[in-house]
RNA sequence: GGGCAGAUGGCGGAACAGGCAGACGCGUAGGUCUCAAAAACCUAUGAUCUUCGGAUCAUGAGGGUUCGAUUCCCUCUCUGCCCA
Repeated sequence: GGGCAGAUGGCGGAACAGGCAGACGCGUAGGUCUCAAAAACCUAUGAUCUUCGGAUCAUGAGGGUUCGAUUCCCUCUCUGCCCA
């Protein structure tokens, strides 16, 4: 230099013939149980702001197409692999 794959909440990891984004698990918080704990079970859990009613933002970054993009197109950044 060329080619391929990947980047999603605190962590792992889903969702792609374009249509509710954060499934599921872990972790965390509260609770049940216990003398107390562990385990188990139940509930909640993206971020910021908030008058607590809600509002805004969020799939590596920036654009494009579209009524609508994690998904399609372009450029760039980073990571891994292969070729030279």